[in-house]
Context: one part of a larger RNA
RNA sequence: GGCGAACGGUGAAUGCCUUGGCACCAGGAGCCGAUGAAGGACGUGGGAGGCCGCGAUAGGCCUGGGGGAGCUGUCUACCAAGCUGUGAUCCCAGGGUGUCCGAAUGGGGAAACCCGGCACCAGUCAUGUGGUGUCACCUACACCUGAACACAUAGGGUGUAUGGAGGGAACGCGGGGAAGUGAAACAUCUCAGUACCCGUAGGAAGAGAAAACAAUUUAGUGAUUCCGUGAGUAGUGGCGAGCGAAAGCGGAUCGAGGCUAAACCGGCUGCGUGUGAUACCUGUCAGGGGUUGCGUGGUCGGGGUUGUGGGACCUUGCUCGACAAGCUGACACUUGUUGAAGGAGUUACAAAGCCAGUUGCUAGCCGAACAGUCUGGAAUGGCUGACCGUAGGCGGUGAAAGUCCGGUAGGCGAAAGUGGCUGGCCUCCUGUGAGUGUUCCCGAGUAGCGGCGGACCCCUGAAAUCUGCCGUGAAUCUGCCAGGACCACCUGGUAAGCCUAAAUACUUCCUGGUGACCGAUAGCGGACAAGUACCGUGAGGGAAUGGUGAAAAGUACCCCGGGAGGGGAGUGAAAUAGUACCUGAAACCGUUCGCCU
Numbered sequence: 001g002g003c004g005a006a007c008g009g010u011g012a013a014u015g016c017c018u019u020g021g022c023a024c025c026a027g028g029a030g031c032c033g034a035u036g037a038a039g040g041a042c043g044u045g046g047g048a049g050g051c052c053g054c055g056a057u058a059g060g061c062c063u064g065g066g067g068g069a070g071c072u073g074u075c076u077a078c079c080a081a082g083c084u085g086u087g088a089u090c091c092c093a094g095g096g097u098g099u100c101c102g103a104a105u106g107g108g109g110a111a112a113c114c115c116g117g118c119a120c121c122a123g124u125c126a127u128g129u130g131g132u133g134u135c136a137c138c139u140a141c142a143c144c145u146g147a148a149c150a151c152a153u154a155g156g157g158u159g160u161a162u163g164g165a166g167g168g169a170a171c172g173c174g175g176g177g178a179a180g181u182g183a184a185a186c187a188u189c190u191c192a193g194u195a196c197c198c199g200u201a202g203g204a205a206g207a208g209a210a211a212a213c214a215a216u217u218u219a220g221u222g223a224u225u226c227c228g229u230g231a232g233u234a235g236u237g238g239c240g241a242g243c244g245a246a247a248g249c250g251g252a253u254c255g256a257g258g259c260u261a262a263a264c265c266g267g268c269u270g271c272g273u274g275u276g277a278u279a280c281c282u283g284u285c286a287g288g289g290g291u292u293g294c295g296u297g298g299u300c301g302g303g304g305u306u307g308u309g310g311g312a313c314c315u316u317g318c319u320c321g322a323c324a325a326g327c328u329g330a331c332a333c334u335u336g337u338u339g340a341a342g343g344a345g346u347u348a349c350a351a352a353g354c355c356a357g358u359u360g361c362u363a364g365c366c367g368a369a370c371a372g373u374c375u376g377g378a379a380u381g382g383c384u385g386a387c388c389g390u391a392g393g394c395g396g397u398g399a400a401a402g403u404c405c406g407g408u409a410g411g412c413g414a415a416a417g418u419g420g421c422u423g424g425c426c427u428c429c430u431g432u433g434a435g436u437g438u439u440c441c442c443g444a445g446u447a448g449c450g451g452c453g454g455a456c457c458c459c460u461g462a463a464a465u466c467u468g469c470c471g472u473g474a475a476u477c478u479g480c481c482a483g484g485a486c487c488a489c490c491u492g493g494u495a496a497g498c499c500u501a502a503a504u505a506c507u508u509c510c511u512g513g514u515g516a517c518c519g520a521u522a523g524c525g526g527a528c529a530a531g532u533a534c535c536g537u538g539a540g541g542g543a544a545u546g547g548u549g550a551a552a553a554g555u556a557c558c559c560c561g562g563g564a565g566g567g568g569a570g571u572g573a574a575a576u577a578g579u580a581c582c583u584g585a586a587a588c589c590g591u592u593c594g595c596c597u
Base pairs, nucleotide, nucleotide: 001596002595003594004593005592006591007590008589009588015582016547017546020518021517022515023514024513025512026511027510028509029507030506031167032166039101040100041099042055043054044053046079047078049075050074051073052059061095062094063093064092065091066090070083071082072081106115107114108113116135117134118133119132120131121130122129137164138163139161140160141159142158143157144156145155171202172200173199174198175197176196182189186238212221213220225252226251227250228249229248235243236242257499258498259497260443264302265301266300267299268298269297270296271295272294273293280289281288282332283331284330285329286328287327307477309442310441311440312439313437314435315434316433317432318431320339321338322337323336324335325334326333341430342429343428344427345426353425354424355423356422357421358420359419360418361417362416364412365411366410370385371384372383373382374381386403387402388392394406395405396404448472449471450470451469452468453467454466455465458484479494480493481492482491483490534541535540554581557568558567559566560565
């Protein structure tokens, strides 16, 4: 020096564990904000700091409820000083306080700072100073003013507003909108209307009550949305790569459909016009009134809302009572109010509450049944004999517990706040049928058409349909649109106004649960001071570190040593479990022994 064995050191793998994660399910909740949010800065404790809580009333204040013996959060012990059966700490509900920054809003500003005006108060001999309140902009409404320019308008000002502003994980709608890629290159095409940016809303959003489909041999369906199927079909496509429907059928939700514009009538009002008794004042007759008229706008109320076309106007039939009005009288008629009767309602169809009942949520409470013996440090284990079960889910306890503890099944409970449901009060509505007609109305810079684009399965194609910009530009039911160029017939519908629950999407958040999910190089980046330390001017990037033991019982005392550390002694079941702490592999470094050189 090599090989081997044993025993150590170092080292941290492995095994076991789990405080933390991941995924999903069910239910709830689905917004917060000028009454100042989200998010922060700085403070706040008797004794340094971090986290959490709280805000100069600062580990807390008040009220109501629960609870019942200890308490002054945690890392985190210790000491001090206190509180508490006159019910503390703690939990729930409501209120109060709530510095400074932040939309940040009196002005400024390099966020958490600086400097002000006004009113009132405190203080000073007075000034300085301090406290409370208030002072941004936009919009809407009301009022006051007020140019060019006479009226006016613009502009300015004051007041009022629980109007706006900002934030929010994903989901929605709208406006913009790529490229890597694929096509085995690449340009049409694809990726993809994706990523991303912007706007904006809600707990969902959007869509939605047919100018829809369908069918042509005949019908038939009946708003929208979502799922399955139809179907990788019909189609489209440098007919390449690829892209890719719909009707129908079966389900989910359920029985949800409504309101307007216009014609016509009336009130108020602007403009124009007219006349002197014509028009007009519900009809007839008689009287009376005197611009009330007519035309054309605006606004409000009634009316009206449909496709076997509907409505208005005109004629006419049919339901009850009372009162009032329509210039006066009579008759008729019309209109209005109210009652009866009927119907409906806060989710569209009008809209605001109150009360009662009931049932949830936000603290809690009750809650069955086991002993002996053996091993052991310890019994939940073995053995023996019992018991409960509407409870044999789960977690803990010195090993493995239905009967030890917390709980679980089941049952009970709310002063206060809050949600659902039901009922009442309350509120709202009430006509309908027939007939006649070359009368009136039925959504206009619209439909259609032309040009250029876009969306549709549809890349311009025979290209319908929907839609943007530009140009042109109809008709009103004997009308108009659609049925994939276009025409005829036939069929379906009634555009150019609006609203609409549910079935659907998502999960920041709360509660409960589940896992052929992970178990510390895994699982979130983060089980530990984690978006921390650290890096970067910045946008941004971004770690590592878990485990003594059942219990600190964390080694009194003695010895060596300056200490570190160790040897005894002691604790413990164990100390080769000693806080460099469970197990403790390998590389690597040794000691001893054997063999070889």
Large-subunit ribosomal RNA, domain I from Micromonospora sp. ATA32, 597 nucleotides, folded computationally. The sequence was found in a public genome assembly. The prediction has a mean pLDDT of 83. It matches the Rfam family "Bacterial large subunit ribosomal RNA". The organism belongs to Micromonospora, within Bacteria.